Model confidence (mean pLDDT): 76 of 100. The RNA shown here (c-di-GMP-I riboswitch aptamer) has 104 nucleotides and comes from Candidatus Brocadia sp. WS118. NCBI's taxonomy places the organism under Bacteria, Planctomycetota, Candidatus Brocadiia, Candidatus Brocadiaceae, Candidatus Brocadia.
RNA sequence: UCACGAUAAGGGCAAACCCUGAGUGAUCAGGGGACGCAAAGGAGAGGAUCUUUAACAUAUUUCCUGCAAAGGCAGGAAAGUAUAAAGAUGGCCUUACUACCGAA
Numbered sequence: 001u002c003a004c005g006a007u008a009a010g011g012g013c014a015a016a017c018c019c020u021g022a023g024u025g026a027u028c029a030g031g032g033g034a035c036g037c038a039a040a041g042g043a044g045a046g047g048a049u050c051u052u053u054a055a056c057a058u059a060u061u062u063c064c065u066g067c068a069a070a071g072g073c074a075g076g077a078a079a080g081u082a083u084a085a086a087g088a089u090g091g092c093c094u095u096a097c098u099a100c101c102g103a104a
Base pairs, nucleotide, nucleotide: 004102005101012037013036017032018031019030020029021028022027035091041097043095045094046093047092048089049088050087051086052085053084054083060079061078062077063076064075065074066073067072
C1' cells in the first nucleotide's frame, strides 16, 4: 500500500415506535428512542419498489342502462395493467468516489 474485519481501542451513525412541524402523496425535517450498521459516509449513475398527475389507443375485470328466448351485443362509469412526466426511498441491489482503527 492492497485485501480483510476482531468479544480490540477511541469514537460514529440510528430502524421500529412516540411527539412537533412540512407535503395531495410516497416521504421528509427536528426532538426522544435503539433494531441494527465497518462505510448505515457523501453521490444518486443503472436497476428495483413506491407516490402524484395526465392520457385514454389496445387488452382485462367489475358495475349500471338498453336490446335479445339464450349465448350475447351496444353505450356509459369505475378499477387495475402497460405508457409518459414529475417526484420519493437509498438502512433494497449494483456502481464509481472518499474515509477512522489494526488482531488474525